[in-house]
RNA sequence: CGAAUCGACUGUUCUAUCGCGGAGUAAUCCGAGGAAAGUCCGGACAACGCAAAGCACCGCACCAUCUAACUGAUGGGCUUCUUAGGCCAAAAUCUUUGAAGACAGCUAGUGUCACAGAAAGCUAUACUUCUCUGACUUGUCAGAGUAAAGGUGAAAACGUGUGGUAAGAGCACACGAUCUUAUAGGGUAACCUUAAGAAUGGAUAAACCUUGCGGGUUGAAAUGCCAUGUAUAUUUUGAUCUCCUUUUGGAGGCAGAGUUGCUUGCUCUGUUGUUUGUUUAUUCAAACAGUCUUAAAGGGUAGGCAGAUUGAACUUGAUGGUAACGUCAAGUCUAGAUAAAUGAUAGGACUCGACAGAAUCCGGCUUAUAGGUCGAUUUUUUUA
Numbered sequence: 001c002g003a004a005u006c007g008a009c010u011g012u013u014c015u016a017u018c019g020c021g022g023a024g025u026a027a028u029c030c031g032a033g034g035a036a037a038g039u040c041c042g043g044a045c046a047a048c049g050c051a052a053a054g055c056a057c058c059g060c061a062c063c064a065u066c067u068a069a070c071u072g073a074u075g076g077g078c079u080u081c082u083u084a085g086g087c088c089a090a091a092a093u094c095u096u097u098g099a100a101g102a103c104a105g106c107u108a109g110u111g112u113c114a115c116a117g118a119a120a121g122c123u124a125u126a127c128u129u130c131u132c133u134g135a136c137u138u139g140u141c142a143g144a145g146u147a148a149a150g151g152u153g154a155a156a157a158c159g160u161g162u163g164g165u166a167a168g169a170g171c172a173c174a175c176g177a178u179c180u181u182a183u184a185g186g187g188u189a190a191c192c193u194u195a196a197g198a199a200u201g202g203a204u205a206a207a208c209c210u211u212g213c214g215g216g217u218u219g220a221a222a223u224g225c226c227a228u229g230u231a232u233a234u235u236u237u238g239a240u241c242u243c244c245u246u247u248u249g250g251a252g253g254c255a256g257a258g259u260u261g262c263u264u265g266c267u268c269u270g271u272u273g274u275u276u277g278u279u280u281a282u283u284c285a286a287a288c289a290g291u292c293u294u295a296a297a298g299g300g301u302a303g304g305c306a307g308a309u310u311g312a313a314c315u316u317g318a319u320g321g322u323a324a325c326g327u328c329a330a331g332u333c334u335a336g337a338u339a340a341a342u343g344a345u346a347g348g349a350c351u352c353g354a355c356a357g358a359a360u361c362c363g364g365c366u367u368a369u370a371g372g373u374c375g376a377u378u379u380u381u382u383u384a
Base pairs, nucleotide, nucleotide: 002379003378004377005376006375007374008373009372010371012349013348014347015346016345017344018343020031021030022029023028033355037366038365040364041363042362043361044360045219046218047217048216052264053263054262055261057215058214059213060212061211062076063075064074065073066072077103078101079100080099081098084095085094104210105209109208110207111204112203113202127150128149130145131144132143133142134141135140136139158176159175160174161173162172163171177200178199179197180196181195182194184193185192186191223306224305225304226303234296235295238292239291240290241252242251243250244249253271254270255269256268257267258266272289273288274287275286276285277284313332314331315330316329317328318327319326320325
């Protein structure tokens, strides 16, 4: 130099003619993305009187900061793996490169750890081996001790080394790991350093669960307004009650409705008359009408306007911050369709064009991606 891998950014363009959609009196101006995809999060906005309580259900979980908010982003801490280095008797620790973490709790409880193995959890009835004692058939048996070495396994009772011991063991020592303690020091904090302690018997919570904090519901076919039209019809279920009060009305009961899955509470609507028979008596019963309500069948309409694009907006510069991002100043207006516009032809340019097409909007995350640019790592060859 080339190639490969990973990461970040970008991701066709110019002219002319005609055509389509929007704005405008007109001239004229604008017109599909970095993901428009997924619908996974969070909001703006709109509606619902309760945005009330409890349970259920769901979400988050190291610290600090950013943000309208977030399960997001930025930086830091810790843990694990990894590159290189140094140090050592050895291990561990330390510095460094890159990466990952769904990072509260297993001493609240309940589960699970197959097979293999002697044994998979309260210091053991220890498979092989090792040491001591005894017996004898001289390599076997019995007893006692041991958990260092070996075997099984993902994991076997803190690690490495030295001493010691009958053989061994934190039994002792040195260096480390984990945990505990400290009003010792540093840091906003998570944490780090230091000292002491023989304190050290596993893993697993995207296992059930526990703790702390949080969550009103629905979703632009939301929602609001205008116009038009029919049947103020028919069938059917249930209710039409009690007390107080001068009256109006009030309270309770019953039925129905109301942001949530259920319950409770709360709020709103309705709860009215007539006639006939009967009775001491509007006492009881029935019918009719009205109102609310349950369940049906049938009829009419399905047009228009708004929501709808001026925004937690974008660009440039200055400034604060490690950064995400914030503040100030100047400038810009950049789709709004409704069965769905953003295209066709011709001629050029070159990185020869991949993934791919707006439908209320915005901030994130995830997925797809030809080519180009930049960065990191690895590698072949060549040169010095």
Description
Bacterial RNase P class A from an uncultured Saprospiraceae bacterium, 384 nucleotides, folded computationally. Of the family's consensus pairs, 91% are formed in the model. The sequence was found by an Rfam model in a public genome assembly.